[in-house]
Predicted 3D model of an 82-nucleotide RNA (transfer RNA) from a Synergistales bacterium.
RNA sequence: GCGAGAGUGGCGGAACUGGCAGACGCGCCGGACUUAGGAUCCGGUGCCGCAAGGCAUAGGGGUUCGAGUCCCCUCUUUCGCA
Numbered sequence: 001g002c003g004a005g006a007g008u009g010g011c012g013g014a015a016c017u018g019g020c021a022g023a024c025g026c027g028c029c030g031g032a033c034u035u036a037g038g039a040u041c042c043g044g045u046g047c048c049g050c051a052a053g054g055c056a057u058a059g060g061g062g063u064u065c066g067a068g069u070c071c072c073c074u075c076u077u078u079c080g081c082a
Base pairs, nucleotide, nucleotide: 001081002080003079004078005077006076007075010026011025012024019065027045028044029043030042031041032040046055047054048053058074059073060072061071062070
């Protein structure tokens, strides 16, 4: 240089066909239990905002009533070829 794949909350990882973004698990916070801790159980847990509301899928643009998903460019990364 060429070809193919990947990038989603703090971490792993779903959403397979374009239709409520973040299921599920870990972690974290609070509580129950315990002399205390661990384990277990219950509830909560993206960001901004007093609230109403707004924003958020690597970055930017496009298509569409509607995009994590389709198209284009860029960045990072993995594999293969030279």